RNA sequence: GCCGAUGUAGUUCAGGGGUAGAACGUCGCCCUCAUAAAGCGAACGUCGCAGGUUCGAUUCCUGCCGUCGGCA
Numbered sequence: 001g002c003c004g005a006u007g008u009a010g011u012u013c014a015g016g017g018g019u020a021g022a023a024c025g026u027c028g029c030c031c032u033c034a035u036a037a038a039g040c041g042a043a044c045g046u047c048g049c050a051g052g053u054u055c056g057a058u059u060c061c062u063g064c065c066g067u068c069g070g071c072a
Base pairs, nucleotide, nucleotide: 001071002070003069004068005067006066007065010024011023012022013021018055026042027041028040029039048064049063050062051061052060
């Protein structure tokens, strides 16, 4: 330099046009003599950035950036 994959919650990941969820973690409550577990509740996301298409974009298209891999 060329090609491909990938970027979403604190972490690991779903979701691929109609305003985003799970598990784990954190905090509070409940329970207990106490701790843990179980149960209930809460907080945490400009969905990497910019532009385009669309009534509407996390999703489709283009460019850039980061990470990973392959070729040279």
The prediction has a mean pLDDT of 82. This is a predicted structure of a 72-nucleotide RNA (transfer RNA) from a bacterium. Rfam family: tRNA. It is annotated as a transfer RNA. The RNAcentral record of the sequence draws on ENA.